c-di-AMP riboswitch aptamer (ydaO/yuaA leader) from a soil metagenome, 137 nucleotides, folded computationally.
Its Rfam family is "c-di-AMP riboswitch aptamer (ydaO/yuaA leader)". About the family: This family represents a conserved RNA structure found upstream of the ydaO and yuaA genes in Bacillus subtilis and related genes in other bacteria.
Its mean pLDDT, the model's own confidence on a scale to 100, is 77.
[in-house]
RNA sequence: UGCCGAAGUGGGCCCAUAAUGAGCCCGCACGGGGGAACCAAAGUUCUGCAGUAUGCAGGACCGGGGCGAAUCUGAAUUUCAGAAGAAGACUUCUUCGCUUCCAGCCCGACAGCUAACCUCGUAGGCAUUAACGAAGG
Numbered sequence: 001u002g003c004c005g006a007a008g009u010g011g012g013c014c015c016a017u018a019a020u021g022a023g024c025c026c027g028c029a030c031g032g033g034g035g036a037a038c039c040a041a042a043g044u045u046c047u048g049c050a051g052u053a054u055g056c057a058g059g060a061c062c063g064g065g066g067c068g069a070a071u072c073u074g075a076a077u078u079u080c081a082g083a084a085g086a087a088g089a090c091u092u093c094u095u096c097g098c099u100u101c102c103a104g105c106c107c108g109a110c111a112g113c114u115a116a117c118c119u120c121g122u123a124g125g126c127a128u129u130a131a132c133g134a135a136g137g
Stems, first nucleotide, its partner, number of pairs: 001127004008028006015021001029122006039112001043061007063110001064107004071083005085101004092137006
């Protein structure tokens, strides 16, 4: 100076320095979680009630959920392939081609949607004159 990403910016206090800088707080901006009505809404098995359509209650097993594009399906055995999804350089939209990614982490029995309301984050990683090209708006 740019890229991925929400992860930027203005100010105050204060420590330190020659300067850059660190910490805390507030605002704006960006992003996430919880949370009504309405709507939507699991499986197997056991017991009890009602009853013959099936419903209600309780127990057991299997759990369930969040951030993120990062899931799914096949074989084969731990590696390929495909589909869906994601990224690619002045800003933005559409289309085509090309290249690449398709991880990781967290909650802890618990959360559908969700107005009011409550609450959290603003990291990390990478590149170095070339950063992928084309068409149209």